RNAcentral holds the sequence, with entries from Rfam.
A computed fold for a 166-nucleotide RNA from Salipaludibacillus agaradhaerens, annotated as c-di-AMP riboswitch aptamer (ydaO/yuaA leader).
Its mean pLDDT, the model's own confidence on a scale to 100, is 77.
Rfam family: c-di-AMP riboswitch aptamer (ydaO/yuaA leader). Its family is annotated with regulation of gene expression and cyclic-di-AMP binding in the Gene Ontology.
[in-house]
RNA sequence: AUUUGUAUAUCGCUUAAUUCAUACGAAGCGGGGGACCCAAUUUUUUGGAUUGCAGGUAGUUGAUAUUUGUGAUCCUAGGGGUGAAUCGACUGGCUCCUGCCAGCCGUAGGGCGACUCUUGCGCCCGAAUCCGACAGCUAACCUCGUCAGCGUUGAAGGGACAAUUG
Numbered sequence: 001a002u003u004u005g006u007a008u009a010u011c012g013c014u015u016a017a018u019u020c021a022u023a024c025g026a027a028g029c030g031g032g033g034g035a036c037c038c039a040a041u042u043u044u045u046u047g048g049a050u051u052g053c054a055g056g057u058a059g060u061u062g063a064u065a066u067u068u069g070u071g072a073u074c075c076u077a078g079g080g081g082u083g084a085a086u087c088g089a090c091u092g093g094c095u096c097c098u099g100c101c102a103g104c105c106g107u108a109g110g111g112c113g114a115c116u117c118u119u120g121c122g123c124c125c126g127a128a129u130c131c132g133a134c135a136g137c138u139a140a141c142c143u144c145g146u147c148a149g150c151g152u153u154g155a156a157g158g159g160a161c162a163a164u165u166g
Stems, first nucleotide, its partner, number of pairs: 001165001003163004011151004018027003028146006038136001047075012078134001079131004087106002090103005109125005115159005
């Protein structure tokens, strides 16, 4: 310099969710809590239920009722966490004027089109769940997770790598 190619299920994608193991655990990866400094302070719900204890009031005594403080348990309308998964329009229902649920249309945002980057195109998702009245950031420190779901098959240009030929 030429030409061809880059994975084909013993493979690959989403995700932190993989590897090793003597199967106890370890490493890696990814979260949460938690000072100074800094930041933010301003308020109306430091909510509801049951119950124990102490005090006050009512009650002639007592039972009991009510109220204040405090402890325990439970709940989720406040608040917060994981996550891309938020925010709106419309319709219907329930509530009673704030919101909740269902449907539908968009949308912040996220992922895919099999080396990689850029551009443009196309497709998909836009959920779920946890804590329990409490959490800004955060060194030390404390603590948790390492599940689950899938099978995609386009274009141009740049770059990388491999093989081949000279």